This is a predicted structure of a 486-nucleotide part of an RNA (small-subunit ribosomal RNA, 5' domain) from a marine sediment metagenome. Its mean pLDDT, the model's own confidence on a scale to 100, is 87.
Context: one part of a larger RNA
This record gives sequence, structure tokens and C1' cells, in this order.
RNA sequence: GGAUGAACGCUGGCGGCGUGGAUAAGGCAUGCAAGUCGAACGAUCACCUUCGGGUGAUAGUGGCAAACGGGUUAGUAACACGUAGGAAUCUGCCCCAUACUCGGGAAUAGCCCGGAGAAAUCCGGAUUAAUGCCCGAUGGUCUCGCAAGAGUAAAGAUUUAUCGGUAUGGGAGGAGCCUGCGGCCUAUCAGCUUGUUGGUGAGGUAAUAGCUCACCAAGGCUACGACGGGUAGGGGGGGUGAGAGCCUGAUCCCCAACAAUGGCACUGAGACACUGGCCAUACUCCUACGGGAGGCUGCAGUCGAGAAUCUUCCGCAAUGGACGAAAGUCUGACGGAGCGACGCCGCGUGCAGGAUGAAGGCCUUCGGGUCGUAAACUGCUUUUAUGAGAGAACAAGGCCUUUUUGGUCUGAGCGUAUCUCAUGAAUAAGGGGCUGCUAACUCUGUGCCAGCAGCAGCGGUAAUACAGGGGCCCCAAGCGUUAUCC
Repeated sequence: GGAUGAACGCUGGCGGCGUGGAUAAGGCAUGCAAGUCGAACGAUCACCUUCGGGUGAUAGUGGCAAACGGGUUAGUAACACGUAGGAAUCUGCCCCAUACUCGGGAAUAGCCCGGAGAAAUCCGGAUUAAUGCCCGAUGGUCUCGCAAGAGUAAAGAUUUAUCGGUAUGGGAGGAGCCUGCGGCCUAUCAGCUUGUUGGUGAGGUAAUAGCUCACCAAGGCUACGACGGGUAGGGGGGGUGAGAGCCUGAUCCCCAACAAUGGCACUGAGACACUGGCCAUACUCCUACGGGAGGCUGCAGUCGAGAAUCUUCCGCAAUGGACGAAAGUCUGACGGAGCGACGCCGCGUGCAGGAUGAAGGCCUUCGGGUCGUAAACUGCUUUUAUGAGAGAACAAGGCCUUUUUGGUCUGAGCGUAUCUCAUGAAUAAGGGGCUGCUAACUCUGUGCCAGCAGCAGCGGUAAUACAGGGGCCCCAAGCGUUAUCC
């Protein structure tokens, strides 16, 4: 000199774009953050009815989604990450291709009846539907098998054209697994290891494998640092630097891991699952004391600890996502607004004239010098401000339709940005420094005191170094200090 997710002190006019819990992965009141489909199903309620039915709503069954999106960095020195490869795999939705979509059955939630409980919730009986469940048929390009052969599928709905269902093969994207190489400190850690290293067989997985087990062998790693300890999420990147390098990993993107702590599986194409389940533990809450409920490392917000980090805001209009045939519903993702000079950038706080160099302050050799064209005063301008008026883009699409240069509906931000007019210099300057390094000097006070200080060092009666005044210097809506990195 540059830099920062900064903090602190003094000061503070505006706008744009960014950015904001770095500490206690400490505890959390409250609201919201994942639903949707009646074109899968029975039923109930409301309204309309030409009594045929129609429209709307929904608790339940069922389907899809809830494994995404969002958060955090605790753990992890590891195939976690980065990069380059590999073979023994799976894959819902989407795309392509081929073939099929036949017949039957038993239940169950809901509703109704009865019962237990403070509640959470649960039990018994009766009855009913389905794209829920089961059985049969058929079956090839499926599976097993050398072959013969054996086994194995499906679901309908709304209404006339679609959406589906099943099987197989391929694709796209996604995921799992293996390997080479690469990136921290420590030897005041030198030996480590028994499923350990390998084999055979079996089990297990979507799949390879000591992944697991039985048996057999005695191996495997290590000064090219094993094992242990400490620290740490990794990368794209960021800071600095001429570079080499050094430091770093906030915001944004990719990957990993985690979800009060520890463990476990279920469902599913996918989880060992943040707002699913079970068990244990700690904590908090309710209780009729018998028993129950909970998990903000989602968005806001609160307490705590801290030098320190925001609104319990608006909207689904846009983009994206889930569901749906669609209309649409949901979406604290997202789009916006709010707060903070936290950062970067831009703008302004006026411009021109104006000397008897006014008054006043300060200095003075008492002559004067300086603040200083500075002010006053005169003229001008109106960025900004205030008031008034006008006023976008972001809208693509959806619906209806007589099928077209048709009609109609949709904006949170927002009456915002922007433009015009009016008023009036009006609304707007500070901070640090002035001994040398280092740009900028004098007076007074103080008297090794009070104090200053980054280093050298100033202060003990003439202090350009302390404090105040005047003047000056450097930056400027900021200026300094502290901390950290180059």
C1' cells in the first nucleotide's frame, strides 16, 4: 500500500447494486415453511331440479409427491473431495420401439351400533367400494435350464378421443461400487494389525468384495512415516503479489456429512428419511397421577453467551417445483419491500461577480500580517429537497370464441422507476493529523506534573511532540482506531 461477513470512537444528505449470527451444532413461546387429485373409489353434507339428475364442498380408502426444494458445518485426514480411469450394477417420472390389456373372488377404512379413557387414542359387532388386495387364464425379445421343460403380468377413468395399466429391449438423466494420482501439523507418537492378509465353500447385496460366516494357510502395513495425537468439511473460487508463492474457503455454484444425543429398521424407483416410524437417553410441557405430547442446524421472531450480525413484512404477478386432463391448489423455494454507511459505485451540500481587503478572531518587530473573494452584497441556476400533475417495462400465458389483424382476464413490488411544472440557496460536513519517518506552525497554559506515543522518543519555566486557541495538511459522507491476511 491492498484486503475484510468485521467491531469500536466521532460524524452522517440521497440513490443503485450487493451484503448481514463468524460466538453457544446452546434452549426455544407463536405463526407459517408439502401437499395435491372427485377425470381411481364408496359415502356424507349443502344448493338447484323439468324428480331423470346436476353443481359444489369434503373426513376416509387409493394414487403420486413428500428422498426435491430450504438450513447448517458438528463430525470426517476419509476414495470425503478434486482429477483421470474402470466393471460386477439399479433406475419412479420423461423419450423411442414391439406386444398385450381376458375371467373370477375375498376383505377393509369410512358410515352405523356398542364400549374404555382426563386426554392422546383405542377395542368389539354389522355393512360397503375401488386404478387397494388375492386367485385363475394367456404368454415372448423375460427368468432358470445344455436341452426337454418349468415359472412369471395387467386397471381402469372421463367420454370418442385422450389419459392410463402390463411385459420386454433401448435411450436420456440420476444413483451405487472399485482404482491411479493430488492437497494439513506432529517422531517429545516407532512399531501397528486377528476378520487382521489371502484361499476354498456358503450366505448376503441391485452389484464386486471378509460385506458376513465356517474351515484352511500365516499373512498384511511401516522412516517413501504405518499406528497414535492435534487441527480441519473438500473443490470451483477469494485476498495479495511483477511472478513464483503465501494466506483463505462468507455470500454464489458443485460434492460430502448432519437434523436434540445414540441406535434400528419399515415403506419405497430412491431414505436408514430435518417438519415419517420404533427403542434408549437428557431436557421441556400437559395430566383427573393411570398416562401422554415435543424437537427452528426452514422463514420470521425470543432468551442466552458475545466486541458483534436484520422484519414475528407483502405476493405467488414473474422464474422454478409438487399434484392435476385442465381450470387450478400448494410453495417463508423464489420475486419483492423493510432495517444496518457493513461494502462498492454514483450524486449533492451551489455557480459567477464582489476590496475601503468590513466587523471579529489569531499573530505581531505595533508598521502591519493572516483567516480572505472568504463573508456581507448583486446576479444566476435548481441536480437534490418539498408540493402538484402525468406515468411505464417486467405479461409469457389462461379462458371464451363466430377460427380471426377476434373478445376478455391476470402486477406483490407500485401510483414505483421515469417525465413535466412550481417554490426557494433553499434540506445537507465532518474526521484524523501538523518533531522525524510523513504532507502540514505558531501563540497561550502546564512544568519529568498532567499527559502523548506505531518506532525513534517528547514533558524537569521560552515544549512546532502534552492541553487549548488560531492557522495549515490529508481524506471526505465518511474519517480514524483495533483485529487478521498478503